[in-house]
């Protein structure tokens, strides 16, 4: 330290989500030990019981026991009570608290920062003193009340309990003269006077000792003030009346509005009061490179509380956890009158919760409380016990050991892994079990821990490993099983029949007594940026100015020492944490030592900043002096133009539109001519020209009026800059209220469009649009660019102005555009008018959506503006750029694409192929173009996959093994639909030691296996359509760009062509194209049988002689390349005419199909993965079906006729086939055909008549002498076998059909047309299908415009790529949420009322021991009462803040719902605000 995740890819913002660390944790699987630590985080919710604070006889009296004496009495123990001292420590748990509550902060003179505003028991130190009396009272005993707590009378009695009185000052109060200090207020002192206040004794009686009082100090501890610091909300903006201060009192240990009486009218707050919300604070702990964020368990420091709420009393010290009183609520006892209680102490129970322990030992160690001590208490505290809850350590064995065992799993069947792993062999002995010793902690004595830690000695590998994961991220894979189911999942995303992502297994990789989930913090996230971020286009510049606090600020001297810098001490408890050391066997752990940023404070310096202050003139500003402007505000003029109203001419039609209608017009429109009225706006100059802060400003004149430039340098001297809040201004539409209205024109109406048309289009047409006055405050209010200064190349216009020049022109000042360099940037781009390099201030942003939406407030007359969230829901939203595709975007080009022809198809009828539909079965694929005369180049059995019935199971076919036989084959009877099944005849080869062997075949047998036209073309080769014979797809190296990528390949030209040629940051190169190939046209040559005959003979005949000259055949070769002329063009490729040429710019065909695209097609041509069936989804065999038949559509053939139909004669081809073949003469039948059988394995014979065509007759426009379906009879051929179901013949029969709607196909020349012929298959069987030749046209102006297609380019929100994406309404369901008539509960405050305890105050007729007094009786107290303050509680009323409500509101999410089609392309009306 980084990863994954928005895209087709990129590059950016950007926001989720991993990976590490940590816990007081839970939960899940699994669990051997040891040391150290931790252990209700929830209900501050209730407690059952036990313990947790006592002690002291050496302070008093007393009673019981016990000893001991005879007794009185003594000792000793125990009880309870008076007194002391302690129960204010220590332990708890964090309710409440946003506060001087925590934290933090100098010593000394002589006070901790302050306290000059205090106290401090016990303890230490000095100093002085304890003298003489007194009256009581618990206990105890009586005599009562009560159930109990508990309590009243009376008697008696002690004391270091209590009370006078003496003594006393360096203490206190008053007063008084001095000195010394100190920010003050004042302190400290050293002197005179006066007045106050004190005590215990016990112990021993030889003592020590313990104690008592007074004061002074010391330590310790505690109280109060105060600087700084301390969480969240402004949708909380005002808050306070003892509030602030003052003087006086009382009150306190003390200061102080702490209280009270009177004055004054203050305090506090945007530097966040006040209000609500949360919370104990620190040392520390987690994390982070660090700043910073989180926390505050355990262990320390402080606070605060003790069942809730008040309240005081004892006391040094509480407003007291294990006191009191009081009031509540609970919970308990009662005799119902009335009592008693407080585990937030230590176990513990219940209960709540995901969860968190024993009703343990002991005071042996340490502390602590009493006591002179012995000694008592002590759930602080030391130990044990449960819990893997954390951290740290040890162990579950070592080492040999391949037959690489045996299972397991997987496999290409070879083997691979599991794996030196196990068995085995030698070993070891940590933990463990057993026996024996045995501590430190205590240096006399005394040990809960404990017979524990350690030791020694013996046993035996004996008891002792799991948890998660294995798709990327992230280390780690196969396999079965499941089949968008189950389920997994942090993100991204797996699972629809071959899942490394689900479950198992095997293996594997991490971690190991744990692993893994969950949860919460930090980190990563620079993802709140102060180290460290940003605002043209991502989210983010206020709509503009002026200006108030604030913030920053020019230049020069000199001052101070606040901020900065430098040393010093103080302080920053302890513990921790870091660095060394040491001690437990190591390490957690424990200890010694050093360290450790803060703040305050002194000393110094003085450069920057700052204070206050001096001087300056460059920033600002002022003067003077000039030009320029649509700068604003009023009042005034003008003219063109539309509407409008007179009138005059004139007549049928005007307008409008894509076409058209409503509408206007014969009551005279439009058109035209004159006049008038009226309202609004100012062409033409007019310019990326001007002017304003922006909004904005455009006829001419007058008036008043801001502001800015230019030049001068006379004046003041930092007088500036930016600006929260606040004031002002602010298009357009809205609004008021009062005018005005000519045109335009929301809203409405009407006619069109259209499925609809609340739209776009058109005819009206009202509000507004104009003015005057107020309101509103918002815009894509935009350069989507806040405001100011300086500073960084330069070209080129344009506006106003100086200056220099006769001028061109050149410079300089403000503005206003463009280009462009550095830089900057994510790119786009911005570049002196920065989006560049710095500094200043303001405003703003932190994923999308929910939403600029609730609510709330604050401003408007509303309409709405401002302010402004959250539930909840995604993992993306989004910029820029880049390649496609794609467009009802551009520009250019090509094609039988269109035009332009010619011939068709859609209609009829058969043929065929599909659907569909029927059926036992009508097999199966093929689905726009690119399925449909397609696989099938030929279903009657066979084929055949289908269906029915019948029989078969190692099998129709391959291979291995055992037995048997000698065959198998083949001829032939029976049953049977066949298949089979039965019988009959006949029937093996080599070798041989005659036992057999061995090869072949049958039969039978048992298994391994055979077969599968079952299934998946979405698992897959292979092979084919298709864009397309379209011109185009790439790469290497350079460049360029961060990058996907571009460049080349674009760009001028030109081609059929990415074909060539110039250019050119590209230079070359592959795969297309062209060309080599084959074929046809022309020649030469070579060769002349079966071809061929010119010349010479011959024949009926190239029939023969002869000859290869021609034809023709088939081999080699030439010819043709833009080669030659002009011309056009860029001196280029090139194209245009010509020339010669058989052929002329690819000569005319054909093979040849780039990179790819469509999960195209095909598991049924073949192969194969995997699944599936094995007496059947395999193999036979009969029959039957693929040929059905209401329909529907695609290909075709025939024709509807006279260019014809039909008869009769006659002429010319090509290609090709041919032995199971093709089949001649010659006969026979009307014919199909049959008889025949010459010749041919073919230039030889056969097929084989070519047909259209010419020649003549008929026929004469009809449903015909056109057409032939269709049906009848009779034949004919193939072939077991023509019923379903075959072709052909005759003869009769003689149907739609008279040229085909709408749409639609084919072709540019030897081509459409049209006419025969051959051929594969084939036993037969073509109207198909592939060849071939014959006759032989018409049209192309052309590229607007349908289709495809190709380059360029634009635009995009598309990328499954427009058959794309996507918006709303409504429908249904499910989340959350705002309203609401209400309703409930809840905190705080405030206001009355009520007024307990109880402190103070007042009274006190009743009551009282101590002193006075003889005694009345004072002095003094107290009870009671009364009063102020007061808690709970009451009552009413606002405000809040929470739940919940009928119904409603918008919002989200959800598989295909309905409607439409806004938007994204010019999205078919540009879109937006």
């Nucleotide at each position: 330290a980084g990863a994954g995740u928005u895209u087709g890819a990129u590059c950016c913002u950007g926001g989720c989500u991993c990976a590490g660390g940590a816990c007081g944790a839970a939960c899940g699987c699994u669990g051997g030990c040891g040391g150290c630590g931790u252990g209700c985080c929830u209900a501050a919710c209730a407690c059952a019981u036990g313990c947790a604070a006592g002690u002291c006889g050496a302070a008093c009296g007393a009673a019981g026991c016990a000893u001991a004496g005879u007794a009185a009495u003594a000792u000793g123990c125990u009880u309870a009570g008076u007194g002391g001292c302690g129960g204010a420590c220590g332990g708890g748990g964090g309710a409440g608290u946003a506060a001087c509550g925590c934290g933090u902060a100098a010593c000394g003179c002589g006070u901790g920062a302050a306290c000059a505003a205090u106290c401090u028991g016990c303890c230490c130190u000095a100093u002085a003193c304890a003298a003489a009396g007194g009256a009581a009272u618990a206990g105890c005993c009586u005599c009562g009340g009560g159930a109990a707590a508990c309590u009243g009378g009376g008697a008696u009695u002690a004391a270091a309990a209590c009370c006078a009185u003496a003594u006393a000052a360096c203490a206190c109060u008053u007063u008084u003269a001095g000195g010394u200090c100190g920010c003050a207020u004042g302190a400290c002192u050293u002197g005179g006077a006066a007045g106050u206040c004190a005590a215990a004794u016990u112990g021993a009686u030889u003592a020590a000792g313990a104690g008592g009082u007074a004061u002074a100090g010391g330590a310790u501890g505690a109280g109060u003030u105060c600087g700084c610091g301390u969480c969240u909300g402004a949708u909380u903006a005002g808050c306070u009346a003892g509030u602030u201060g003052g003087u006086g009192a009382g009150g306190u240990a003390a200061u102080g509005g702490c209280u009270c009486a009177c004055c004054a009218a203050g305090g506090c707050g945007a530097c966040g009061a006040u209000c609500a919300g949360u919370a104990g604070c620190c040392g520390g702990c987690c994390u982070g490179a660090g700043a910073g964020g989180g926390u505050g368990a355990a262990c320390g420091g402080c606070c605060a509380c003790a069942c809730u709420g008040g309240a005081a009393c004892u006391g040094a010290g509480a407003c007291a956890c294990g006191g009191u009183c009081c009031a509540g609520a609970c919970u308990c006892c009662u005799a119902c009158g009335g009592g008693a209680g407080g585990c937030a102490g230590c176990a513990g129970u219940g209960g709540g919760g995901a969860a968190u322990a024993u009703u343990g030992c002991a005071c042996a160690a340490u502390g602590g409380g009493g006591g002179a001590a012995a000694c008592c208490c002590u759930g602080a505290c030391g130990c044990a016990g449960c819990a893997a809850c954390g951290c740290c350590g040890c162990g579950u064995g070592g080492a040999g050991g391949a037959a690489g065992a045996a299972g397991g799993u997987c496999u290409u069947c070879g083997g691979a892994u599991u794996g030196u792993a196990a068995a085995c062999u030698c070993c070891u002995g940590u933990c463990u079990u057993c026996u024996g010793g045995g501590a430190c902690g205590a240096u006399a004595a005394u040990g809960a821990c404990g017979g524990u830690a350690c030791c020694a000695g013996a046993g035996g590998a004996g008891g002792a490993a799991g948890c998660c994961a294995c798709g990327g991220c992230u280390a780690a894979c196969u396999a079965c099983g499941u089949g968008c189911c189950a389920g997994c999942a942090g993100c991204c995303g797996c699972g629809g029949u071959a899942a490394u992502a689900c479950g198992u297994a095997g293996g594997u990789g991490g971690c190991g007594a744990g692993c893994g989930u969950u949860g919460u913090c930090c980190g990563g996230a620079a993802u709140u940026a102060c180290u460290g971020g940003g605002c043209g286009u991502a989210a983010a510049g206020g709509g503009u100015g002026c200006g108030u606090a604030g913030g920053c600020g020019g230049c020069u001297g000199a001052u101070c020492a606040a901020g900065c810098c430098a040393g010093g001490g103080g302080u920053g408890a302890a513990a921790g944490g870091c660095u060394a050391u040491g001690g437990c066997u190591u390490a957690a752990c424990c200890a010694u030592a050093g360290u450790u940023g803060g703040c305050a404070u002194u000393u110094g310096a003085a450069a920057c900043u700052g204070u206050a202050u001096u001087a300056c003139u460059u920033g600002a500003g002022u003067g003077c002096a000039g030009g320029a402007g649509a700068g604003g505000u009023a009042a005034g003029u003008g003219g063109a133009a539309u509407u409008c109203c007179u009138a005059g001419u004139g007549u049928a039609g005007c307008g409008g539109u894509g076409a058209a209608a409503u509408g206007c017009g014969u009551a005279g429109a439009u058109a035209u001519u004159a006049g008038g009225a009226g309202g609004a706006a100012c062409a033409c100059c007019a310019g990326u020209g001007g002017c304003g802060a922006a909004g904005g400003c455009g006829a001419c004149u007058u008036a008043c009026u801001g502001g800015a430039c230019u030049g001068u340098a006379a004046c003041u001297g930092a007088c500036g800059c930016u600006g929260a809040g606040u004031c002002a201004c602010g298009a357009a539409a809205g609004c008021g209220u009062g005018g005005g209205u000519a045109g335009c024109a929301a809203a409405c109406a009407g006619g069109a469009u259209u499925a609809g048309a609340u739209a776009c289009c058109c005819u009206g047409g009202u509000a507004g649009u104009c003015c005057a006055c107020g309101c509103u405050g918002u815009a894509a209010a935009c350069g989507a660019u806040g405001a100011g200064u300086g500073c960084u190349a330069g070209g080129u216009g344009u506006u106003g102005g100086g200056u220099a020049g006769c001028g061109a022109u050149a410079u300089u000042c403000a503005g206003u555009g463009c280009c462009g360099a550095a830089g900057u940037u994510a790119a786009c781009a911005c570049a002196a008018u920065a989006a560049g390099c710095a500094c200043u201030c303001c405003g703003c942003c932190u994923g999308g959506g929910g939403a600029g939406u609730a609510c709330g407030g604050u401003c408007g007359c509303a309409a709405g503006a401002c302010u402004g969230a959250a539930a909840c829901u995604c993992a993306a939203a989004g910029g820029a750029a880049u390649u496609g595709a794609c467009g009802g975007g551009g520009a250019c080009c090509c094609g039988c694409a269109c035009a332009a022809g010619c011939a068709g198809c859609g209609g009829a009828g058969c043929a065929u192929g599909u659907g569909g539909u029927u059926u036992a079965a009508u097999u199966c694929g093929a689905a726009g173009c690119a399925a449909c005369g397609c696989g099938a180049a030929g279903a009657a059995c066979c084929u055949u996959a289908c269906c029915a019935a019948g029989g078969u199971u190692u099998g129709a076919c391959a291979u291995c093994c055992c037995c048997u036989u000698g065959a198998c084959a083949g001829a032939u009877g029976c049953a049977g639909a066949g298949a089979u099944g039965u019988g009959u005849c006949c029937u093996c080869c080599c070798c041989u030691u005659c036992g057999g062997g061995g090869g072949c075949a049958a039969g039978g047998g048992a298994g391994a296996c055979a077969g599968g036209u079952g299934g998946u073309g979405c698992a897959u080769g292979g092979u084919u359509g298709u864009c397309g014979u379209c011109a185009g797809c790439u790469c290497g190296u350079g460049u360029c760009g961060u990058g996907a990528g571009a460049u080349g390949u674009u760009g001028g030209g030109u081609u059929a062509a990415g074909u060539c040629c110039c250019g050119c940051a590209a230079c070359g190169a592959g795969c297309g194209c062209a060309a080599c190939c084959c074929u046809u046209g022309u020649c030469u040559u070579u060769a002349g049988u079966u071809g061929c005959c010119a010349u010479c003979a011959u024949u009926c005949a190239g029939u023969u002689g002869g000859g290869c000259a021609c034809u023709c055949u088939a081999g080699a070769g030439g010819g043709a390349c833009u080669g030659c002329c002009g011309g056009u063009g860029a001196c280029a490729a090139a194209c245009c005419g010509g020339a010669g040429g058989a052929a002329g710019g690819u000569g005319g065909g054909g093979a040849u199909g780039a990179c790819g695209u469509c999960a195209a097609a095909u598991c049924a041509u073949c192969a194969u993965g995997c699944c599936c069936c094995u007496u059947a989804u395999g193999a036979u065999c009969u029959g039957g079906g693929c040929u059905a038949c209401a329909c529907a559509c695609g290909u075709g053939c025939u024709a509807c006729a006279a260019u014809g139909g039909u008869c009769g004669g006659u002429a010319c081809a090509a290609c090709g086939g041919g032995c199971a073949g093709c089949g001649a003469a010659a006969g026979a039948g009307u014919g199909a055909u049959c008889u025949g059988g010459a010749g041919c394995a073919a230039a030889u014979c056969c097929u084989a008549a070519a047909a259209a065509g010419c020649c003549g007759g008929u026929c004469c426009c009809a449903g015909u002498u056109c057409g032939g379906a269709u049906u009848g009879c009779a034949g004919g051929c193939u072939g077991a076998a023509a019923c379903u179901c075959g072709c052909c013949u005759g003869c009769a029969u003689g149907a739609a059909g008279u040229u085909g709607g709408a749409g639609u196909u084919g072709c540019u020349a030897g081509u459409a047309a049209u006419c025969g012929c051959g051929g594969a298959u084939c036993a037969g069987c073509a109207u198909g299908c592939c060849g071939u030749g014959g006759u032989g046209a018409a049209u192309g102006c052309g590229u607007u415009c349908c289709c495809g297609g190709g380059u360029c380019u634009u635009g995009u929100a598309c990328a499954c790529a427009c058959c794309g994406c996507c918006c709303g309404u409504c429908a249904c369901a499910c989340c959350a949420u705002g309203g609401a008539a209400g309703u409930u509960g809840g905190g705080g405050g405030g206001a009355c009322c009520c007024g307990a305890a109880g402190c103070c105050a007042g009274u006190g007729a009743u009551c009282c021991a101590a002193c006075c007094g003889u005694a009345a009786g004072g002095a003094g107290g107290a009870a009671g009462c009364u009063g102020u303050c007061g808690a709970a509680g009451g009552u009413a009323a606002a405000a809040c803040c929470a739940a919940u409500g009928a119904c409603u509101g918008g919002g989200g999410u959800g598989a295909a719902g309905u409607c439409g089609u806004a938007a994204c392309a010019a999205g078919g009306u540009a879109a937006c605000c």
RNAcentral holds the sequence, with entries from Greengenes. The RNA shown here (small-subunit ribosomal RNA) has 1473 nucleotides and comes from an uncultured bacterium. Its mean pLDDT, the model's own confidence on a scale to 100, is 83. Its Rfam family is "Bacterial small subunit ribosomal RNA".